Notes:
This is a predicted structure of a 76-nucleotide RNA (c-di-GMP-I riboswitch aptamer) from a Solirubrobacterales bacterium. It was read from a public genome assembly, where an Rfam model found it.
RNA sequence: AAUCGAGAAAGGCUAACUCGUCGUGAGGCGGGGGCGCAAAGCCAGGGAUCUCGCUCGAGAUGGCCCAGCUGCCGAU
Numbered sequence: 001a002a003u004c005g006a007g008a009a010a011g012g013c014u015a016a017c018u019c020g021u022c023g024u025g026a027g028g029c030g031g032g033g034g035c036g037c038a039a040a041g042c043c044a045g046g047g048a049u050c051u052c053g054c055u056c057g058a059g060a061u062g063g064c065c066c067a068g069c070u071g072c073c074g075a076u
């Protein structure tokens, strides 16, 4: 550096549901919780789905896919 991810170690993230809070809403943030994740880290550029106003605007989802950027441990 490339490929791979094991019934391994260390550490990380945190679905449903729930409590608080913010938002017209999709949903966000914090606590509990535990189904999962080797990029479930970042990114809204393309697609997809969704929301609001209603016809072309403004938004949401990175735990839906692709592209881009970055990274721990181990094996070869």
Base pairs, nucleotide, nucleotide: 002076003075004074005073012037013036017032018031019030020029021028022027035063041069042068045066046065047064048061049060050059051058052057053056